[in-house]
Overview
Two RNAs folded together computationally: RNase P RNA and transfer RNA, 483 nucleotides in total. Rfam match: Bacterial RNase P class A.
RNA sequence: AAGCGCAGGCAGGCGGCCGCUGCCGGGCUUGGCCCGUCAGAGGAAAGUCCGAGCACGACAGGACACGGUGGUGGGUAACGCCCACCCGCCCCUUCGGCCGGGGGCGAGGGAAAGUGCAACAGAAAGGACACCGCCGAUGGCCCCAGGGCACAGGCAAGGGUGAAAAGGUGCGGUAAGAGCGCACCGCCCGGGUGGCGACACCUGGGGCGAUGGUAAACCCCACCGCGUGCAAGAUCAUGCAGCCCCCUCGGCGGCUCACGGGCCGCCGAACGCUCGGUCCGGGCGACACCGGAAGGUCAGGGGGCGGGUGGAUCGCACGACGGCGUCGGCAACGGCGCCGCGAGAGAAAUGGCCGCCCGAGCGAGGCACGCCUCGCCGGACAGAACUCGGCUUACCGCCUGCGUCGGUCG
RNA sequence: GGGGCGGUAGCUCAACUGGGAGAGCGCUGGCUUUGCAAGCCUGAGGUUGCCGGUUCGAUCCCGGUCCGCUCCA
Repeated sequence: AAGCGCAGGCAGGCGGCCGCUGCCGGGCUUGGCCCGUCAGAGGAAAGUCCGAGCACGACAGGACACGGUGGUGGGUAACGCCCACCCGCCCCUUCGGCCGGGGGCGAGGGAAAGUGCAACAGAAAGGACACCGCCGAUGGCCCCAGGGCACAGGCAAGGGUGAAAAGGUGCGGUAAGAGCGCACCGCCCGGGUGGCGACACCUGGGGCGAUGGUAAACCCCACCGCGUGCAAGAUCAUGCAGCCCCCUCGGCGGCUCACGGGCCGCCGAACGCUCGGUCCGGGCGACACCGGAAGGUCAGGGGGCGGGUGGAUCGCACGACGGCGUCGGCAACGGCGCCGCGAGAGAAAUGGCCGCCCGAGCGAGGCACGCCUCGCCGGACAGAACUCGGCUUACCGCCUGCGUCGGUCG
Repeated sequence: GGGGCGGUAGCUCAACUGGGAGAGCGCUGGCUUUGCAAGCCUGAGGUUGCCGGUUCGAUCCCGGUCCGCUCCA
């Protein structure tokens, strides 16, 4: 230097022409028409995986159930997010180990509350066991100096199975072995020191048949959690369905009367079918039966309420907002000061063409050998829809910074 | 805008509380038949959509992602 890793940033630029959306100003032929100024997508606008604001509904309190989260301490409106630290694992460097440093990953509470699971293999899979094996000191038997048998029995070192076999390594010890004894490491219990804490270090004790794994198995512990979502919801105007009240009129019924009337109640509409009664026609004189009609007063005026959908407006662009500076903090972030306003549609605007420049690739040519010229190709992922804070995923490339290491032992 | 379910052989579907995936139809080969069909026997065929994680072990449990179906307004 390149590559790689980590962190951060950018996401082509300028000019011209023609279009689109919105605010404002103006004009008119009043048609959301025309003219002008200004503004007009993102780091993810995406997935909708978390957390909120806001709105409406519900709600005495608590518990159960259900769901979620899970090292510690901070940050935050809140979070499953972020920062710092702790612990574990992996990588960088070595032939190997240890220590430090750097980087990455971790749903990282509890397995001495209980339940469950562990296929196959294996003797034995939870507090179990002896297949191969070792021994046979002691007791037994046989020769009997000392040996032999492997019967009683002892053992779990070695082999073998498994993901996992009940602390590991070494020395001693023993008949053979074994924490049986000892040293170191590990584990458990206690004490001390440091730290807010997770935890780290030091130290004493226990041989360790206490307490193996699994909770992204049930479960236990701690904490959190009402439901629905801007198609939430609010306002306005007209019309309509529908409902209510009053006055007049009409009909019916009741009561009363001095027969003129008065009072009270109900009704003032509906058209689909069936049955019964009435009438008409057919049938046969009657019934049955068939077809049809009537059954019905088919009033008027005034006032009020008025749902849903659709329409218009709001919600809806000044906000946990952005930029700069400063202070506090390791940092995430916070305090203060100054400045700024940066899309707002409603089936949905933010686009197209041309020229120059910029950056990447390929090819050709030139030469002073890493530049120049020309041509072609090409600039990704993707696009707001109530708004924020995160996470995750997609993405051609470019830029910046840091790291890619050191000590020690064999 | 919001909720639910699913993705396994060519097709339709299974797979218990996690133990290495099967059935029917289809396909290959054989038997049977004069031949075909039916029947019988045999065999092949799997990235359990994809990528990670938990676990000794994942179709199954968890996270992410890509498709498909369906419901509400």